[in-house]
RNA sequence: GGGUGCAUAGUUUAAUGGUAAAAUGGCCGGCUCCAGCCCGGCAGCUGGGGGUUCGAUUCCUCCUGCGCCCA
Numbered sequence: 001g002g003g004u005g006c007a008u009a010g011u012u013u014a015a016u017g018g019u020a021a022a023a024u025g026g027c028c029g030g031c032u033c034c035a036g037c038c039c040g041g042c043a044g045c046u047g048g049g050g051g052u053u054c055g056a057u058u059c060c061u062c063c064u065g066c067g068c069c070c071a
Stems, first nucleotide, its partner, number of pairs: 001070007010024004018054001026042005047063005
């Protein structure tokens, strides 16, 4: 330099056009003499810009970061 893939919650991953989900972690409550385990609840996320569409995590494009292949 050319090609290709990935980016979603603190962490690990779903959702592939129609109100974004689970596990774990965090917080609150119950239980307990206290704590842990267990049970109930709460908060928290689509890397950035633009485009297509009635509607974009999803499709297109550029940028940023990371991985792989070729030179």
Molecule: transfer RNA
Organism: Candidatus Pacearchaeota archaeon CG10_big_fil_rev_8_21_14_0_10_30_48